This is a predicted structure of a 346-nucleotide part of an RNA (large-subunit ribosomal RNA, domain IV) from a groundwater metagenome.
[in-house]
Context: one part of a larger RNA
RNA sequence: CCCUCGUUAAGGAACUAGGCAAUUUAGCCCCGUAACUUCGGGAGAAGGGGUCCCCGAUAGUCCCGACUUGUCGGGAAGUAUCGGGGCGCAGUGAAAUGGCUCUAGCGACUGUUUAACAAAAACACAGGUCUCUGCCAAAGCGAAAGCUGAGGUAUAGGGGCUGACACCUGCCCAGUGCCGGAAGGUUAAUGGGAGACGUUAGUCGUAAGGCGAAGCGUUGAACUGAAGCCCCGGUGAACGGCGGCCGUAACUAUAACGGUCCUAAGGUAGCGAAGUCCCUUGUCGGGUAAGUUCCGACCCGCACGAAAGGUGUAACGACUAGAGCGCUGUCUCAACGAGGGGCUCG
Numbered sequence: 001c002c003c004u005c006g007u008u009a010a011g012g013a014a015c016u017a018g019g020c021a022a023u024u025u026a027g028c029c030c031c032g033u034a035a036c037u038u039c040g041g042g043a044g045a046a047g048g049g050g051u052c053c054c055c056g057a058u059a060g061u062c063c064c065g066a067c068u069u070g071u072c073g074g075g076a077a078g079u080a081u082c083g084g085g086g087c088g089c090a091g092u093g094a095a096a097u098g099g100c101u102c103u104a105g106c107g108a109c110u111g112u113u114u115a116a117c118a119a120a121a122a123c124a125c126a127g128g129u130c131u132c133u134g135c136c137a138a139a140g141c142g143a144a145a146g147c148u149g150a151g152g153u154a155u156a157g158g159g160g161c162u163g164a165c166a167c168c169u170g171c172c173c174a175g176u177g178c179c180g181g182a183a184g185g186u187u188a189a190u191g192g193g194a195g196a197c198g199u200u201a202g203u204c205g206u207a208a209g210g211c212g213a214a215g216c217g218u219u220g221a222a223c224u225g226a227a228g229c230c231c232c233g234g235u236g237a238a239c240g241g242c243g244g245c246c247g248u249a250a251c252u253a254u255a256a257c258g259g260u261c262c263u264a265a266g267g268u269a270g271c272g273a274a275g276u277c278c279c280u281u282g283u284c285g286g287g288u289a290a291g292u293u294c295c296g297a298c299c300c301g302c303a304c305g306a307a308a309g310g311u312g313u314a315a316c317g318a319c320u321a322g323a324g325c326g327c328u329g330u331c332u333c334a335a336c337g338a339g340g341g342g343c344u345c346g
Stems, first nucleotide, its partner, number of pairs: 001341008010332002014330001019327001027051005036041001038164001052086008061076007087091001099325007106317002111123002127162007139148003165312004170242003175239002177235005184230003191223001195219005202211003243261005270304001271301001282298005
């Protein structure tokens, strides 16, 4: 010097990103216990008092006996209450054994997770909703047989999204997707075979060569022709989207109002400097002596917003942020002690 412990004057978070760590608290009995609430809870809320040993009394419990059957007598345990006494600094005398409160965010909750840096606000969840599926179901695995689904049958099974509960969930179907429709357009193979070409018996020609039936072969137009696409509708708890400029009121400022351009439609309710706000430590208020964090407001939302849900919410949380009480070697500021290691000598 390091590790693991113990104690500490005065102060008591001044430490620090942060009370990290370590204290404090602690069992049982009695009293007492707020906001809020889904009436269950919150709650061991908080906050107080008691706690050991000896003696006695009273009540109750149990046993025995007596008689007049609800009283008396005796005894045991030592539960409760009361009175008296005793010892210590201290009586859950050691050990085991909650620190508490307030405000806000997120997630309803118990649960699950990155085996070995993340336990969470992530996943799941009951509940909600959309969609597919009529049974040899849909879906999935598998060249197939077959199996799961399920020895289930729409109060069932699969998939997607959301995520208790309460109040709600606005506008846009132009694009994409899905569903429905069938008149028209387009459209494959097929069917169809007009026409064209090759070949040559023959024929013409002195020849070179020309023409060329049938057959065979090659090619092949019109016409026929389903779904799909075009087309016509529907559909958002489907993928998604939800404007700009200018003017205007008797101070100023602002604009209920008007004009204009564009769009499929121009963001409704609610919330809002938010886990989302760049400017920004926004401005005001609260808390502090002093507050880039925190809480309450405002709204100018760079770039919230309604099941990629919106806003609330009791209970719950080894979650996150802020504040306070208690308590402390976290600190002012270090000291001493114990054990182990290191170091020096041997």